[in-house]
Context: one part of a larger RNA
Molecule: small-subunit ribosomal RNA, 5' domain
Organism: Candidatus Daviesbacteria bacterium
RNA sequence: GGAUGAACGCUGGCGGCGUGCCUUAAGCAUGCAAAUCAAGGGGGUCGCAAGACAACCGGUGGACGGGUGAGUAACGCGUGGGAACCUUCCUUAAAGUUGGACAUAGCUUGCCGAAAGGCGAGGUAAUUUCCAAUGAGUCCUGAGGUCGCAAGACCGAAGGGCAAAGUCGCAAGACGCUUUAAGAUGGGCCUGCGUCCUAUCAGCUAGUUGGUGGGGUAAAAGCCUACCAAGGCAACGACGGGUAGCUGGACUGAGAGGUCGGUCAGCCACAAUAGCACUGAGACACGGGCUAUACAUCUACGGAUGGCAGCAACUGGGAAUAUUCGACAAUGGGCGAAAGCCUGAUCGAGCGACGCCGCGUGGAGGAUUGAAGGCCUUCGGGUCGUAAACUCCUUUUACUGAAGAAGAUUAUGACGGUAUUCAGAGAAUAAGCACCUGCUAACUACGUGCCAGAAGCCUCGGUAAUGCGUAGGGUGCAAGCGUUAUCC
Repeated sequence: GGAUGAACGCUGGCGGCGUGCCUUAAGCAUGCAAAUCAAGGGGGUCGCAAGACAACCGGUGGACGGGUGAGUAACGCGUGGGAACCUUCCUUAAAGUUGGACAUAGCUUGCCGAAAGGCGAGGUAAUUUCCAAUGAGUCCUGAGGUCGCAAGACCGAAGGGCAAAGUCGCAAGACGCUUUAAGAUGGGCCUGCGUCCUAUCAGCUAGUUGGUGGGGUAAAAGCCUACCAAGGCAACGACGGGUAGCUGGACUGAGAGGUCGGUCAGCCACAAUAGCACUGAGACACGGGCUAUACAUCUACGGAUGGCAGCAACUGGGAAUAUUCGACAAUGGGCGAAAGCCUGAUCGAGCGACGCCGCGUGGAGGAUUGAAGGCCUUCGGGUCGUAAACUCCUUUUACUGAAGAAGAUUAUGACGGUAUUCAGAGAAUAAGCACCUGCUAACUACGUGCCAGAAGCCUCGGUAAUGCGUAGGGUGCAAGCGUUAUCC
């Protein structure tokens, strides 16, 4: 000198664009943040009806989006490869969508409980569940055949297993459902290389390293298990300890390098702490479940309930970080045939000079009385100083009034009567902060007297201090200026 998610002191006019709990992954009152489908189903309540409402079964979605960085030195991430895999919805293509059955919620009824909720009986539906049929096909086994030196690849008779759901519509048809093949998308797995400090950590390891049998997974594999062998890693740093999410990138620097990883984007991990599985195409699941623990709440003391590292808000901590705001108008997401509903994602507004950028706080004239006043003075004067007053002009901005968008496609605009435009009046509404011994641009007076104090370093102050305090003057930057902290 540059930089910052900054803080502190003094000061503060406006706008645009960004940005804002870095500390206790501490605890959380309250509201909202994931619903939707009545064109799958039978009922219920209201209604004369049309219809409306919404509980239950069922479907899809709650695995996305949003948050945080605790853990992790790891195939976690980055980059380049690989083979033994899965993929809802979507696209393309092929073939189907036949016949039956058992339940259960809702409902009715009886009962228990303070509540949360639960138990019994009766009876009912479906795109819920189950059985059977069919099999274009697919899976298993596979006589045999073709190619090949072999490993193996391909074709393949016969045998066995495996499907389905309807709804709307007068109809046409539409939306579905089942099986298969391919694609697309998304993901799981393996691996080469790279990825901080420490040797005052030198040896580490029994599922450990490999094999066989078995199990297991969507899938390769000690992934798991039994047996067998005794291996495997390590000064090219194993093992241990410390620290840390990684990257695209950011800051700095001529570069090499050094430091950092907040906002935005990709990946990973986590959801009070620890563990577990269920459902599902996908989770071992932030606003699902079970168990244990800690904490908290309710309780009729028997028991029950909760999880803001979602958006706001609150308490605490801290030098320190915002509104319990508006809207689904746009973009995107979920559901739905659609109308539409939901969406603290998002779009906007609010607060903060926290940062960057832009603008303004007026312009011209005005001295033979350089006014008054302040400060200095050698008492002559010098300086603040064309500065002011005064004259003329302008109106950015702010204010007042009027008009008023784009963003939206026929419609629908939170922002918002906003941006913007026009008119009006009037210099009107708007300057501070640090420094002035040297480094380092800028000097005098008074006060103080090694005191009070200053200070980044050298140092300054003990009676003429350009270094302390005040004033006048000056220098620098400017809606900021200084200080502190950290990095280069």